[in-house]
């Protein structure tokens, strides 16, 4: 410079064909248990999706730029 993949909660990580943002895990907090703690087992908040535009009745999903990480190529 040019191809591909990714960016969603405090972290990992889902979300099909464009139709309800949490399915799941972890870490936190409360609470059971326990002499105590640790495992364990129950309960719960937290987000508008990397940044701007766009199309659309509706976009995490589609287009256009760009930003940040990864990989290949030259």
């Nucleotide at each position: 410079g040019c191809c591909c993949c990714g960016g969603u909660a405090u972290c990992c990580c889902a979300a099909u064909c464009g139709g309800c943002a949490g399915a799941g895990g972890a870490a936190g907090u409360c609470g059971a248990c326990u002499c105590a703690a640790a495992a364990u087992c129950g309960a719960u908040g937290c987000a508008g999706u990397g940044u701007g535009g766009g199309u659309u009745c509706g976009a995490g999903u589609c287009c256009c730029a760009c930003c940040c990480g990864g990989g290949g190529c030259g």
Model confidence (mean pLDDT): 82 of 100. Transfer RNA from uncultured Quadrisphaera sp., 74 nucleotides, folded computationally. The RNAcentral record of the sequence draws on ENA and MGnify. Its Rfam family is "tRNA". It is annotated as a transfer RNA. The same sequence occurs in records of 2 taxa.